[in-house]
RNA sequence: UUCUUAUCAAGAGAGACGGAGGGAUUGGCCCAAAGAUGUCUCAGCAACCAGCCAAAUCGUGGUGUGGUGCUAAUUCCAAUAGACGGUUAACGUCUUGAAGAUAAGAA
Repeated sequence: UUCUUAUCAAGAGAGACGGAGGGAUUGGCCCAAAGAUGUCUCAGCAACCAGCCAAAUCGUGGUGUGGUGCUAAUUCCAAUAGACGGUUAACGUCUUGAAGAUAAGAA
């Protein structure tokens, strides 16, 4: 990097550094010199994998030791296809899949 599987409506922020854009893409809508995004430290959330416990296996539950991950907004909303409502318009609701993120496995 590619592929497969699972999840994505919940949860969890302070300080220091730094100084301009950031929220993947496009549109919208937001965040940002009252300092965002980012980096580091500490703290926290969660429980995917491993470990440990429930005598052992499967399953399940617990724990939070290790490996990741995460801590603005539902993945911030939409994107494709379809159903329903509607003046058949604007628009709204629902289902779906595309893309993305994370984990585990494989090449």
Model confidence (mean pLDDT): 84 of 100. Predicted 3D model of a 107-nucleotide RNA (SAM riboswitch aptamer (S box leader)) from Psychrobacillus glaciei. The source organism's lineage runs through Bacteria, Bacillati, Bacilli, Caryophanales and Psychrobacillus. The RNAcentral record of the sequence draws on Rfam.